[in-house]
Context: one part of a larger RNA
Molecule: large-subunit ribosomal RNA, domain VI
Organism: Candidatus Kuenenbacteria bacterium
RNA sequence: CGUUUUAAAUCCUGAGGGACCCCUUCUCUAGUACGAGAGGACCGAGAAGGACGAACCGCUGGUGUAUGAGUUGUCCUGCCAAGGGCAUCGCUCAGUAGCUAAGUUCGGGUUGGAUAAGCGCUGAAAGCAUAUAAGCGCGAAGCUGUUCCCAAGAUUAGGAUUUUAUAGCCACCUGGUAGACUACCAGGUUGAUAGGUGGUCGGGUGUAAGCCCCGUAAGGGGUUCAGCCUAGAUCAUACUAAUUGGCUUUACGG
Numbered sequence: 001c002g003u004u005u006u007a008a009a010u011c012c013u014g015a016g017g018g019a020c021c022c023c024u025u026c027u028c029u030a031g032u033a034c035g036a037g038a039g040g041a042c043c044g045a046g047a048a049g050g051a052c053g054a055a056c057c058g059c060u061g062g063u064g065u066a067u068g069a070g071u072u073g074u075c076c077u078g079c080c081a082a083g084g085g086c087a088u089c090g091c092u093c094a095g096u097a098g099c100u101a102a103g104u105u106c107g108g109g110u111u112g113g114a115u116a117a118g119c120g121c122u123g124a125a126a127g128c129a130u131a132u133a134a135g136c137g138c139g140a141a142g143c144u145g146u147u148c149c150c151a152a153g154a155u156u157a158g159g160a161u162u163u164u165a166u167a168g169c170c171a172c173c174u175g176g177u178a179g180a181c182u183a184c185c186a187g188g189u190u191g192a193u194a195g196g197u198g199g200u201c202g203g204g205u206g207u208a209a210g211c212c213c214c215g216u217a218a219g220g221g222g223u224u225c226a227g228c229c230u231a232g233a234u235c236a237u238a239c240u241a242a243u244u245g246g247c248u249u250u251a252c253g254g
Stems, first nucleotide, its partner, number of pairs: 001153001007163006016150004022050007034039001052107005060101004067094005072087006111145003118138004172188005193241003196237006202230004210223005
């Protein structure tokens, strides 16, 4: 821009396209059929596994320059104590959310149709024979449906419903269930969108500082499963920022 009436919203159809399509071992049938024996099945039923793929983070882990603790050197806060800066995040030990695989769950199922090679029925030309010439069947991991995903720019531009024509859309801003950008989604004071603050729950670290006691001291014990933190869940609160103002448009039709 189009979809021949404007716009918003909800639900569909499915032309067409894409994805999937895998393999192995074991058990039973059965040491059966077959075979002199050695050996050893079809068909059918069941159980494990490999690779591949998708989703997810409850479990096992990784990361985790948010976080908590320990600790070395040095400088600073006048000193003690307590802290802060720098040294690869100084180093070390743990680790929430998120992301993630080596972790977890699931998938390749079922069958229909038309067929290939192949196997047949009936059957002439050619009194026979012949699966073929007319006619009719069976038959594959393959083809096409069934499964999953996209899908009306499918210009053949589809269908249904509701609202609307003082509608709506864009830009701008706060953001994330979204994301390279864009788009999408939640919001913009008639407001909980993000930050801040507060509460509860869950989680991390591991028992803070101060004071008291014991010890000459390093240190230990008590207060104290403390203190600190929380990208997690949830509730609340306009304190901060989504301000204010302006511009465009009144369409199709009458």